[in-house]
Context: one part of a larger RNA
Molecule: small-subunit ribosomal RNA, central domain
Organism: Nanobdellati archaeon
RNA sequence: UUGGGUUUAAAGCAUUCGUAGCCGGUUUGAUAAGUCUACUGUGAAAUCCUAUAGAAAACUAUAGGGCGUGCUGUAGAAACUAUUUAACUUGGGACCAGGAGAGGUCAGAGGUACUCCUAAGGUAGCGGUAAAAUGCUCUAAUCUUAGGGGGACCACCUGUGGCGAAGGCGUCUGACUGGAAUGGAUCCGACGGUGAGGGAUGAAAGCUAGGGGAGCGACCCGGAUUAGAUACCCGGUUAGUCCUAGCUGUAAACGAUGCGCACUUGGUAUUGGAGAUCUUUUGUGGAUUUCCAGUGCCGAAGGGAAACCGUUAAGUGCGCCACCUGGGGAGUACGGUCGCAAGGCUGAAACUU
Numbered sequence: 001u002u003g004g005g006u007u008u009a010a011a012g013c014a015u016u017c018g019u020a021g022c023c024g025g026u027u028u029g030a031u032a033a034g035u036c037u038a039c040u041g042u043g044a045a046a047u048c049c050u051a052u053a054g055a056a057a058a059c060u061a062u063a064g065g066g067c068g069u070g071c072u073g074u075a076g077a078a079a080c081u082a083u084u085u086a087a088c089u090u091g092g093g094a095c096c097a098g099g100a101g102a103g104g105u106c107a108g109a110g111g112u113a114c115u116c117c118u119a120a121g122g123u124a125g126c127g128g129u130a131a132a133a134u135g136c137u138c139u140a141a142u143c144u145u146a147g148g149g150g151g152a153c154c155a156c157c158u159g160u161g162g163c164g165a166a167g168g169c170g171u172c173u174g175a176c177u178g179g180a181a182u183g184g185a186u187c188c189g190a191c192g193g194u195g196a197g198g199g200a201u202g203a204a205a206g207c208u209a210g211g212g213g214a215g216c217g218a219c220c221c222g223g224a225u226u227a228g229a230u231a232c233c234c235g236g237u238u239a240g241u242c243c244u245a246g247c248u249g250u251a252a253a254c255g256a257u258g259c260g261c262a263c264u265u266g267g268u269a270u271u272g273g274a275g276a277u278c279u280u281u282u283g284u285g286g287a288u289u290u291c292c293a294g295u296g297c298c299g300a301a302g303g304g305a306a307a308c309c310g311u312u313a314a315g316u317g318c319g320c321c322a323c324c325u326g327g328g329g330a331g332u333a334c335g336g337u338c339g340c341a342a343g344g345c346u347g348a349a350a351c352u353u
Base pairs, nucleotide, nucleotide: 004324005323006322007307008306012321014201015200016199017198021194022193023192025088026087027086029084030083031082033081034080035077036076037075038074039073041071042070048065049064050063051062052061053060054059091191092188093187094186095184096183097182103177104176105175106174107173108172109171110154111153114150115149116148117147118146119145120144121143125136126135162169163168206247207246208245209244210243211242215241216240220236221235222234223233258320259319260318261317262316263315266298267297268296269295270294271293272292273291274290275289276288277287278286279285302309303308326353327352328351335346336345337344338343
């Protein structure tokens, strides 16, 4: 609890779709609900103000006024809001054209490395470290060559490059499929914005069932180091990491910055599209430049406690939602709800300072 705020001090939901609600472009007519004007009635007394009287600043009485910001009814106004009528095209959507992209799902193909097995060659070490040791090795290792099996991954290209709502996405080819940008101005004609509840998606780890298991590797077991060493280093190694079908629903899920719209000097780099000029080996070429959309850097004004932000705002405004209100106790307890569990969501108080 009026407010003031939310990059870093407390505070933007992980992201998106969308119900109710709230808000909503331009023009015309109608209505008169909101709104405005005038009047009627009502709005107790006391209290308040003014005047007079009581011997009187306070008390009392009388008269008048005000307050009661409201409600009811009648008559009008029509700018704005609303409802409705008719239209419009700038918001939004549809359509068409040629392009860009690690966007998604499924299937197939490939590549090096690694590891295991087999065969051949070859002989005493290999491996590892700061140094060692554990470990492997004469049942022939390490090393070299050839062949075969297996699982995971996708070097270079790779780029403050691209795509996606976020999480995220990177070998190649194919099928299916989502979105965005540019250009056209053909169609619809406000169909829009946000979004409490709600739905969907959501890294890693974890869980259930079935597969798979090369490398790596929590746990665990050894070797070192050390005063100790439940570590850092070394040798092994289970779950896991991978696949299929489900569950979980959290992260420094970060730009620590909610979404949409409008306005407000610029410079530079880069990605995609379009136009113009020049050039050309005529190709999906090159150079310069303009516009639109993105992605970065630097910076006017302005903002900010400062760091910094600065047309991709943290500037100036509008609309809607979420959240904060000293530290600890505590994201705990209790209750509810979801989950197989782990736990998630919601979420206090005493007390203390």